RNA sequence: GGAGUCGUCCGGACGAUCGCUGGCCCCAGGGCCGGAGGAAAGUCCGAACACCACAGGGCAGGGUGCUCCGUAACGCGGAGUCGCGGCGACGCGAAGGAAAGUGCAACAGAAAGUAUACCGCCCCGUCUCGGGGUAAGGGUGAAACGGUGCGGUAAGAGCGCACCAGUUUUCCGGGUGACCGGAAAAGCUAUGUAAACCCCACCCGGUGCAAAACCAAAUAGAGGAGCGUCUGAGGGCGGCCCGUCCGAGUUCCCGGGUAGGUUGCAGGAGGUGCCGGGCAACCGGCAUCCGAAGAUGAAUGAUCGUCGCCUUCCCCGGCGGUGGCUUACACCGGCAGGGGAGGAACAGAAUUCGGCUUAUGGACGGCUCCGGCC
Numbered sequence: 001g002g003a004g005u006c007g008u009c010c011g012g013a014c015g016a017u018c019g020c021u022g023g024c025c026c027c028a029g030g031g032c033c034g035g036a037g038g039a040a041a042g043u044c045c046g047a048a049c050a051c052c053a054c055a056g057g058g059c060a061g062g063g064u065g066c067u068c069c070g071u072a073a074c075g076c077g078g079a080g081u082c083g084c085g086g087c088g089a090c091g092c093g094a095a096g097g098a099a100a101g102u103g104c105a106a107c108a109g110a111a112a113g114u115a116u117a118c119c120g121c122c123c124c125g126u127c128u129c130g131g132g133g134u135a136a137g138g139g140u141g142a143a144a145c146g147g148u149g150c151g152g153u154a155a156g157a158g159c160g161c162a163c164c165a166g167u168u169u170u171c172c173g174g175g176u177g178a179c180c181g182g183a184a185a186a187g188c189u190a191u192g193u194a195a196a197c198c199c200c201a202c203c204c205g206g207u208g209c210a211a212a213a214c215c216a217a218a219u220a221g222a223g224g225a226g227c228g229u230c231u232g233a234g235g236g237c238g239g240c241c242c243g244u245c246c247g248a249g250u251u252c253c254c255g256g257g258u259a260g261g262u263u264g265c266a267g268g269a270g271g272u273g274c275c276g277g278g279c280a281a282c283c284g285g286c287a288u289c290c291g292a293a294g295a296u297g298a299a300u301g302a303u304c305g306u307c308g309c310c311u312u313c314c315c316c317g318g319c320g321g322u323g324g325c326u327u328a329c330a331c332c333g334g335c336a337g338g339g340g341a342g343g344a345a346c347a348g349a350a351u352u353c354g355g356c357u358u359a360u361g362g363a364c365g366g367c368u369c370c371g372g373c374c
Base pairs, nucleotide, nucleotide: 001370002369003368004367005366006365007364008363009362010361012307013306014305015304016303017302018301020035021034022033023032024031025030026029037346041357042356044355045354046353047352048351049208050207051206052205061204062203063202064201065200066080067079068078069077070076081095082093083092084091085090096199097198101197102196103193104192105191113145118138119137120134121133122132123131124130125129146164147163148162149161150160151159165189166188167186168185169184170183171182172181173180174179212263213262214261215260223253224252225251226250227249234246235245236244237243270289271288272287273286274285275284276283277282309343310342311341313340314339315338316337319333320332321331322330323329
């Protein structure tokens, strides 16, 4: 210098003016204070909370699936194991069981899972052919029933033996464990597929803040009490009395819960700092901070100024190199620095929290590989 890999941090700051929205205060109109995110997103997991259901157990159904740890919990996270990919840093993995059972395995091929003989090889016969043996050789296929050698045989074959690879069982050592290292025995060699049925282990009630609770105009009435039904309650005639007209119901309580309102709803599995434990995720202690977005036809914005950040389009340029005897100068580079111009993404709360995933601008750092120079 190039290529790559992993991670961390930030997501502009302050001020002025004009608005939007919530709260409080004097209440004419003003004043003061609060007002989006790292993902507020997708609504994919897990919880809190609320209501409904529920004796206990089982079946069905769904989910998860290496180990240990973390956590309120998880399908999340951390540290590991094994397998695969990469020269490497590192990445990826639904990673239990196929020696319980069932199913399936296109095309090609003789044969696709316990059997099979297309060519070839060997033996026999009635010899262009038929019968038998053979999985060593050829051929097919994604995949063909361990590999190499020697023995053996008519030809062959774990048929026998040696070594190697694997599997199972037993034992020894290490590890909490997944697992790793080693030894012995058994010819045991067992195809793949379980995001196919299935088996095993563990987990799982349902609906979501439009949950739900409270206050409560209105309507339905089924309750209670008072007054009254010609001895006239009550109502109309502008307030009262008289008068007159109408007149059998009427008043209150209860109940119910629509419109509307309030709560839920912002102090919480909270943030920050220090100390301690742990490889880490995370946990514990102490101190400190947060009364403050809580809208609902749904606010959280715009403009300007100063500073900061980025791009390098343009200009200047300390400086370095080359030419030149030197000076002057010219050319090349454009690193430090300065100026002008331009740019600043993705997106936007709706009960809350822990994760995952996706979108997105920039800065910085660790590590790996390759090349060059000293």

This is a predicted structure of a 374-nucleotide RNA (Bacterial RNase P class A) from Desulfonema ishimotonii. NCBI's taxonomy places the organism under Bacteria, Pseudomonadati, Thermodesulfobacteriota, Desulfococcaceae, Desulfonema. It matches the Rfam family "Bacterial RNase P class A". From the family's description: Ribonuclease P (RNase P) is a ubiquitous endoribonuclease, found in archaea, bacteria and eukarya as well as chloroplasts and mitochondria. Model confidence (mean pLDDT): 76 of 100.